Small-subunit ribosomal RNA from a metagenome, 1408 nucleotides, folded computationally. Rfam family: Bacterial small subunit ribosomal RNA. Its family is annotated with ribosome and structural constituent of ribosome in the Gene Ontology. Its mean pLDDT, the model's own confidence on a scale to 100, is 83. RNAcentral holds the sequence, with entries from SILVA.
[in-house]
RNA sequence: AGAGUUUGAUCCUGGCUCAGGAUGAACGCUAGCGGGAGGCUUAAUACAUGCAAGUCGUACGGUAACAGGUGUAGCAAUACAUGCUGACGAGUGGCGCACGGGUGAGUAACACGUACGCAAUCUACCUUUAACUGAGGAAUAGCUCCGGGAAACUGGGAUUAAUACCUCAUAACAUUUCGUUCCGGCAUCGGGAUGAAAUUAAAACUCCGGUGGUUAAAGAUGAGCGUGCGUCUGAUUAGGUAGUUGGUAGGGUAACGGCCUACCAAGCCAACGAUCAGUAGCUGGCGUGAGAGCGCGAUCAGCCACACGGACACUGAGACACGGGUCCGACUCCUACGGGAGGCAGCAGUAGGGAAUAUUGGACAAUGGGCGAAAGCCUGAUCCAGCCAUCUCGCGUGAAGGAUGAAGGCCCUCUGGGUUGUAAACUUCUUUUAUCAGGGAAGAAACCCUUGGAUUCACUCCGAGGCUGACGGUACCUGAAGAAUAAGCACCGGCUAACUCCGUGCCAGCAGCCGCGGUAAUACGGAGGGUGCAAGCGUUAUCCGGAUUUACUGGGUCUAAAGGGUGCGUAGGCGGAUUUGUAAGUCAGUGGUGAAAGCCUGGAGCUUAACUCCGGAAUUGCCAUUGAUACUGCUUUUCUUGAGUACAGUUGAGGUGGGCGGAAUGUGUCAUGUAGCGGUGAAAUGCUUAGAUAUGACACAGAACACCGAUUGCGAAGGCAGCUCGCUAAACUGUAACUGACGCUGAGGCACGAAAGCGUGGGGAUCGAACAGGAUUAGAUACCCUGGUAGUCCACGCCCUAAACGAUGAUCACUCGACAUUGGCGAUAUACUGUCAGUGUCCAAGCGAAAGCGUUAAGUGAUCCACCUGGGGAGUACGACCGCAAGGUUGAAACUCAAAGGAAUUGACGGGGGUCCGCACAAGCGGUGGAGCAUGUGGUUUAAUUCGAUGCUACGCGAGGAACCUUACCUGGGCUAGAAUGCUUUUUGACCGUCCCUGAAAGGGGACUUCCCCGCAAGGGGCAAUUUGCAAGGUGCUGCAUGGCUGUCGUCAGCUCGUGCCGUGAGGUGUUGGGUUAAGUCCCGCAACGAGCGCAACCCCUAUCUUUAGUUGCCAUCAGGUAAUGCUGGGGACUCUAGAGAAACUGCCCGCGUAAGCGGUGAGGAAGGAGGGGAUGACGUCAAGUCAUCAUGGCCUUUAUGCCCAGGGCUACACACGUGCUACAAUGGCCAGCACAAUGGGUUGCUACCUGGUGACAGGAUGCCAAUCUCAAAAAGCUGGUCUCAGUUCGGAUUGGAGUCUGCAACUCGACUCCAUGAAGCUGGAAUCGCUAGUAAUCGCGCAUCAGCAAUGGCGCGGUGAAUACGUUCCCGGACCUUGUACACACCGCCCGUCAAGCCAUGGAAGC
Repeated sequence: AGAGUUUGAUCCUGGCUCAGGAUGAACGCUAGCGGGAGGCUUAAUACAUGCAAGUCGUACGGUAACAGGUGUAGCAAUACAUGCUGACGAGUGGCGCACGGGUGAGUAACACGUACGCAAUCUACCUUUAACUGAGGAAUAGCUCCGGGAAACUGGGAUUAAUACCUCAUAACAUUUCGUUCCGGCAUCGGGAUGAAAUUAAAACUCCGGUGGUUAAAGAUGAGCGUGCGUCUGAUUAGGUAGUUGGUAGGGUAACGGCCUACCAAGCCAACGAUCAGUAGCUGGCGUGAGAGCGCGAUCAGCCACACGGACACUGAGACACGGGUCCGACUCCUACGGGAGGCAGCAGUAGGGAAUAUUGGACAAUGGGCGAAAGCCUGAUCCAGCCAUCUCGCGUGAAGGAUGAAGGCCCUCUGGGUUGUAAACUUCUUUUAUCAGGGAAGAAACCCUUGGAUUCACUCCGAGGCUGACGGUACCUGAAGAAUAAGCACCGGCUAACUCCGUGCCAGCAGCCGCGGUAAUACGGAGGGUGCAAGCGUUAUCCGGAUUUACUGGGUCUAAAGGGUGCGUAGGCGGAUUUGUAAGUCAGUGGUGAAAGCCUGGAGCUUAACUCCGGAAUUGCCAUUGAUACUGCUUUUCUUGAGUACAGUUGAGGUGGGCGGAAUGUGUCAUGUAGCGGUGAAAUGCUUAGAUAUGACACAGAACACCGAUUGCGAAGGCAGCUCGCUAAACUGUAACUGACGCUGAGGCACGAAAGCGUGGGGAUCGAACAGGAUUAGAUACCCUGGUAGUCCACGCCCUAAACGAUGAUCACUCGACAUUGGCGAUAUACUGUCAGUGUCCAAGCGAAAGCGUUAAGUGAUCCACCUGGGGAGUACGACCGCAAGGUUGAAACUCAAAGGAAUUGACGGGGGUCCGCACAAGCGGUGGAGCAUGUGGUUUAAUUCGAUGCUACGCGAGGAACCUUACCUGGGCUAGAAUGCUUUUUGACCGUCCCUGAAAGGGGACUUCCCCGCAAGGGGCAAUUUGCAAGGUGCUGCAUGGCUGUCGUCAGCUCGUGCCGUGAGGUGUUGGGUUAAGUCCCGCAACGAGCGCAACCCCUAUCUUUAGUUGCCAUCAGGUAAUGCUGGGGACUCUAGAGAAACUGCCCGCGUAAGCGGUGAGGAAGGAGGGGAUGACGUCAAGUCAUCAUGGCCUUUAUGCCCAGGGCUACACACGUGCUACAAUGGCCAGCACAAUGGGUUGCUACCUGGUGACAGGAUGCCAAUCUCAAAAAGCUGGUCUCAGUUCGGAUUGGAGUCUGCAACUCGACUCCAUGAAGCUGGAAUCGCUAGUAAUCGCGCAUCAGCAAUGGCGCGGUGAAUACGUUCCCGGACCUUGUACACACCGCCCGUCAAGCCAUGGAAGC
């Protein structure tokens, strides 16, 4: 000293929360010792029991108990008598009991604190001084006698003492009265001296030393009273007061005083907060804080108040009295029912309350107190001990060495490593503490006793010796043995130091805030490890801090909470220049006080510390006094610049009352005129043949004032607009004549205050809440339309609120400029310029969170007022005031949330804007959607219909080929280290093969046969089987744990970086702008300059040409040959093949343009502006798809979710959808003839050719591992013929029959052939798809997979070969710029209200 939390991110505002310290604490877990402290915060609740205030015989009468003495009786023990002595119960009397101890209920007050005052006072005991202490008397308790009563207690008679009581004497420096005189002060007055008169006192005891007593004065101590200042909250408490305020007289008191009484007056307190209500003992101090402050008022100390609740007095120096009294009340107890007793907020203790607070202990040894002459007695004050980790301080639980880094635990990438960890074991050493044994204090010195000395001769002073310890055999010291007796608690996601595994699976739970937990949780629970503190550690509660989050120090108010709607003005606050005086504020010096303790500091004592002691400082304050006089105040003298006045001029929708005007609207009358008018997005309601609308004329009514008109003007604000007149207010300018600070602000107060609304009376044209109708709509109590009441207008009276806004209070001063404009003036001036007062725009400095403000400040200062302190609840409730009402003003709390909010940023979005692109639309061509079939999907069904893919981006998709296999699914039968492979172990010698039985097969059982190589052998090696073990296996789950691969946006033109610059920052700039492009392509400009990934190019195919090469390809020329054919010799010309090159770059021309570039039926060229096509897919998005291609973490399974086998299923079928094929026909079908391709494939193959069959095909046979042979026929086309518009010579589904082929096997479930059959369908609703040129359309051919094939699919190949694009308004998708946003999971967003059911509280109500 800060941190977390609002956001995708940022800055700010702002609240919430945390880290610190503290406690008279409590609770949880744990606990070795000692020192010092502390210990009912709640029920000022009730109290059993014991103790807490007595003492004096040197005041008195006496003698109940004890002891002694004496006497009597007795041998004695003992008994009796005797106050004789020590002593002493009860009693009289004195002193004390008013201290000490407890508590904080009450009290907001002179109670407390502080400082003064008493000229208005008292003070026992103590000290000092002065004087006195004479004489007498009457009682009374006790005792005794007689009673009453249960008791407490009490009545009567007799008798008695005193330091008890009374009288007299004496007496003053005492008191009172009347005088004289002096001095002083503070108003009343005070003091001194002096004269006279009056009044008032005492107590004795004695050891003779003294101790007491009385009066007076003084001191000390203590107390009483008064005053200034300080001392909580509420104004939703604004008026209070009748002994009240004052006076006179009297009473009362120690004393002043309405303290009390009588009379008189009507005062007194209060916005500087009276009164009322709530809360509270106050202070020194304590906690915290840098301080200022804030909170608290335990222990210790000072003061106050109280003593069961309330009241009262008595005694006394002192009380209205804690352990005294009386009365009332409540409660408890005793009782013989008549009556009595009591007061723990003393110390212990009990019950109760409570989260919670101790022993019915010891001692008067010390300190202190009461009484006493003293010894002494009393003392729950006090000193000690006991209990409690309640706090604080100190100590210990061992130290050194010790690595195979042991075992065990935990973790991991696991034959190994890491960590626990020098930790342990082990070796050596030490002994604090605890235990045992022994010794053993200080606190003690007085009083007193004994004794010596001195003196003022008094047990007065000084000295020596002796006596006295509760704590306590305690502290402390010494010795002994032995690591021996001693560690926990909390935490480990961030804040905040400390990390892994397992379990759990939005469950259980955690949580101070943010937040964790939905199968890989460092956040839950456990474990290992770690971190922090430590005999404690955490939690809870409370206070301060952090919080500058109430801001005095030290905050704000345009938009975050916050400027009053505006003015006038009271109190108050603040106030120009100059002079004089004063000295209140202010400043300085000095004095007094500010208790002690505490804090701070220097020392000292306990082994240290805590603790305690001594000294100092501090005590920021108050009072007094002396001085200073700048500033403020007060007083005084002047001044003119602030303010105002006068005169002159100017300006304006300023206000108010009257008069007048035209346009428009509506209505009425008349006229012209005829079928509609009106209204809307479109309509309808409405008006109209009874004549509307329209047009013209006339009349009436009310309201508002077009143009001028503006970025204008006026006004305090609200607000003000036709013209004119009356009345009236203001501002500005000029002159500088007058006054001379007269000023500013302004709590309360008063006035004004849009619209709507209210009251009374008018008025009522337009418009128009409510209302009615028509539309719109799912609905439409709305938007739109037709009507229409209140109102809108006037007069008078209320209401008093607005986004009453510049969301910006008023006033004054200062601080760069530019431009525009209104009204004046210099100036005779329309320019220009200067100046004053306004109204605006842009900017410097500065300010601000930013946006922005910026001489009209939100800048820099000054004064005054108002207001704010998280969001919601709520401007609500209650109360008060105002109002006719509506309502207004003032204005909370419970509860709840962790945010709410401001400005700006980047995105995304918009039925916002601009620009642009795309078969996106449009223009076209052909389809789909209707039919039949094929195929995929959904659904349904099923034992199973395996699984996945699901908007675009799933659905002829994974699958480039499910009869078995595939196959993952189902049913059934089997196997269990397993179907495969490696290593290892055991056994065997074979294995293979052949055969038999059983079985659906798999499998099971059996028989026959039977090893190889090297080596003499032993043995070794190989092979095979069997067996053991280690590695299995899983198309089981999680694509939301993953890799890889892929789809999509999208072949869209974008996505970023470095440095610099701008911004507090997120971020911006660059990448925006002007052009251009297919393109962030290029050019220009520019605080940017460059760069990267993308674009383009480099690669492949194709279009042209050249060259090289010439077989299996080709054949122009030459030759040979055939029925015919490059068939043959030969040739490289051509085609072609496949290598290398050339070619295209807006290069040339014209036009436009700064350029980039664009345009042209341009030239040339095979090709022209990217020639055509392909490969190539930026940063990223969709938790997109795939764990079933593969790989892989985790989980699950192991006689099964693995493996083998047979059969079935994946091919089901009321339906629905997608993708296709074939058609519906004449641009066609059929028949016959004729012609022209390219890509590819082929030895388990393609097959020429021949034969058979109508055919699928079969039987022969030949060539070819291919530019050679073959599949192979290309088809559309062309030529000719036929059909003639029909369900047909279209169409071919379906079905019957007969076959062919593949294959172990075509039943479920193959393809093909032939014959027969001949369904739907006549161009397809809403809707929807593809395509811009060699494209669409159309025609056939090939290939992969493959035994065969459900292929109409997919991938390729060539043949024929169009139409259209005006254009970018609209639909869809996309790009860039800009704008709004309360969205950021980003519009499939956010978000408001009602409601079912349930719960809580409340109101009403039938009924009971």